[in-house]
RNA sequence: AGCCGAAAGGGCAAACCAUUCGCGAGAAUGGGACGCAAAGCCACGGGCCUUUCUAAGUAAGGUGGCAGGGAAAGGCAGCCGGGCUGCCGAAG
Numbered sequence: 001a002g003c004c005g006a007a008a009g010g011g012c013a014a015a016c017c018a019u020u021c022g023c024g025a026g027a028a029u030g031g032g033a034c035g036c037a038a039a040g041c042c043a044c045g046g047g048c049c050u051u052u053c054u055a056a057g058u059a060a061g062g063u064g065g066c067a068g069g070g071a072a073a074g075g076c077a078g079c080c081g082g083g084c085u086g087c088c089g090a091a092g
Stems, first nucleotide, its partner, number of pairs: 003092001011036002016031006034078001040084003044081003047076008057066002
């Protein structure tokens, strides 16, 4: 110095509740703790979700009504991978 990871000091904060913002997914703040060694940051790849549009299909009296596909714009970093940064540090 690297891996791994015990302890201590501390850190973050799921669900849920309140208020505000957003068409929505969700977000912010406060309360609250299920958990977390990157649960710090970045939507880059995959994934999931939302809104709008949509050729064709199907159904139908009719209609994006239905499931899937496609497009655009978004959300999730506490889904996985990747990138950047980083506190302490026993045994091995």